A computed fold for a 479-nucleotide part of an RNA from a Pseudomonadota bacterium, annotated as small-subunit ribosomal RNA, 3' major domain. Lineage of the source: Bacteria > Pseudomonadati > Pseudomonadota. The prediction has a mean pLDDT of 87. The full RNA is in RNAcentral, with records from ENA.
[in-house]
Context: one part of a larger RNA
RNA sequence: UGACGGGGGCCCGCACAAGCGGUGGAGCAUGUGGAUUAAUUCGUCACAAACCGAAGAACCUUACCCAGGCUUGACAUCCCAGGAACCCUGGUGAAAGCUGGGGGUGCCCCGCAAGGGGAGCCUGGAGACAGGUGUUGCAUGGCUGUCGUCAGCUCGUGUCGUGAGAUGUUGGGUUAAGUCCCGCAACGAGCGCAACCCUCACUCGAUGUUGCCAGCGUCAAGACGGGCACUCUUCGAGAACUGCCCGGGUAACCGGGAGGAAGGUGGGGAUGACGUCAAGUCGGCAUGGCCCUUACGCCUGGGGCUUCACACAUGCUACAAUGGGCGCGACAGAGGGCAGCAAACCCGCGAGGGGGAGCCAAUCCCACAAAGGCGCUCUCAGUUCGGAUUGCAGGCUGCAACUCGCCUGCAUGAAGGUGGAAUCGCUAGUAACCGCCGGUCAGCUAAACGGCGGUGAAUACGUUCCCGGGCCUUGUACA
Numbered sequence: 001u002g003a004c005g006g007g008g009g010c011c012c013g014c015a016c017a018a019g020c021g022g023u024g025g026a027g028c029a030u031g032u033g034g035a036u037u038a039a040u041u042c043g044u045c046a047c048a049a050a051c052c053g054a055a056g057a058a059c060c061u062u063a064c065c066c067a068g069g070c071u072u073g074a075c076a077u078c079c080c081a082g083g084a085a086c087c088c089u090g091g092u093g094a095a096a097g098c099u100g101g102g103g104g105u106g107c108c109c110c111g112c113a114a115g116g117g118g119a120g121c122c123u124g125g126a127g128a129c130a131g132g133u134g135u136u137g138c139a140u141g142g143c144u145g146u147c148g149u150c151a152g153c154u155c156g157u158g159u160c161g162u163g164a165g166a167u168g169u170u171g172g173g174u175u176a177a178g179u180c181c182c183g184c185a186a187c188g189a190g191c192g193c194a195a196c197c198c199u200c201a202c203u204c205g206a207u208g209u210u211g212c213c214a215g216c217g218u219c220a221a222g223a224c225g226g227g228c229a230c231u232c233u234u235c236g237a238g239a240a241c242u243g244c245c246c247g248g249g250u251a252a253c254c255g256g257g258a259g260g261a262a263g264g265u266g267g268g269g270a271u272g273a274c275g276u277c278a279a280g281u282c283g284g285c286a287u288g289g290c291c292c293u294u295a296c297g298c299c300u301g302g303g304g305c306u307u308c309a310c311a312c313a314u315g316c317u318a319c320a321a322u323g324g325g326c327g328c329g330a331c332a333g334a335g336g337g338c339a340g341c342a343a344a345c346c347c348g349c350g351a352g353g354g355g356g357a358g359c360c361a362a363u364c365c366c367a368c369a370a371a372g373g374c375g376c377u378c379u380c381a382g383u384u385c386g387g388a389u390u391g392c393a394g395g396c397u398g399c400a401a402c403u404c405g406c407c408u409g410c411a412u413g414a415a416g417g418u419g420g421a422a423u424c425g426c427u428a429g430u431a432a433c434c435g436c437c438g439g440u441c442a443g444c445u446a447a448a449c450g451g452c453g454g455u456g457a458a459u460a461c462g463u464u465c466c467c468g469g470g471c472c473u474u475g476u477a478c479a
Base pairs, nucleotide, nucleotide: 001479002478003476004475005474007473008472009471010470011469012468013467015463016462019426020425021424022423023422026317027316028315029314030313031312032311033310034308035307042053043052064303065302066301067300068299069298070297073129077128078127079125080124081123082122083121086103087102088101089100090099091098092097107118108117109116110115131292132291134290135289136288140286141285142281143280144279145277147275152191153190154189155188156187157186158167159166160165171182172181173180197269198268199267200266202238203237204236205235206234208232211228216225217224218223241263244257245256246255247254248253319419323378324377325376326375327374328373335366336365337364340359341358345354346353347352385416390411391410392409393408394407395406396405432455433454434453435452436451437450438449
């Protein structure tokens, strides 16, 4: 000087408390450990690994295993020879591969021509090399997690100290904040904080192939004439600054009020200081060293990553009556769409099939939002709860659904009656409940992830305690 303390003081955070809903029990999904296996490829391991890399494992992917094959190699550059490109086709084989047959030349230069040379490309040959998801994240770059959106971390000069170092950055207030004020041997400055950026909320201007009987005409329908007022779209501008008032205070600022769509950082996002964990990643990529080079490289078929007595983690669905079923009927936002989204209509109980209008999309489609509302029914039962599991019959994608896809119909109806110790999230349009869309993607094991809107709470006395953190101070045999 740090770090640490079951030392002290001050102060924060869904940290506790107050409150609402969960997890831990059940079934299933997914990940992990373990076990198994020819292989069940690899990485990740307290918080900060475990629906994580995977925003898509039937083949491919694929890195693993078995088998069949290839070696200058699937890929790059260079040399030689032949043909040249390219097309059709046989045998063998699971394919890859191996081995035959036939057709067939264009382009540039020289040349009348014959012919010669050359570029792209193919095949064969020689070697130099390629190749390696082999190893080392304790050799690395880059990127990332974490403490932590925490309020801190430093520097120049000066001053003090023999020196390590201190001061500044401490103190008194204040703030979300090393935010600001006052004081002070300090005076300044930098990286952080804040602001500048995006978005939501209000208004104005512009904009009118979206919107509107608002006023008019036609009227079944904004469907049409017509109009841009309103809604909305997009572009631009304004608006909030403790600016004003009252009280307190030296000040910073605090409490209250007015006006206002909005207040005292308005809500949300992006943004992550010096550093810590030899944290994570050589399997995204890059890269030093080491190692393999008829193989630790490459191709192909099949299998595996989908195994299952268990254990853990994250979820989904429930256990019912503020509920289940059936019928009628209402209201979003944000997205996606050309080898794409696909309407009407027809067939089918349905998944789906046929059909193709329209749309490169404020103009068409995906697309009926669901919870909610109204009516009927069920009457507390393992039930009209719950849907696992299983049988049969079908549909779709795809070369191919046996291992191992999703969906539909009929049948079957399991555990489960609110879950021990323990433990998690959340302070407002939040939690909880409800559905919709997207990426990846042929299809999909999505109950995941990322977004979007609809309905819409309860509670916070307080800081003693648990956890994490900040500042000052104190002790130390630790560095």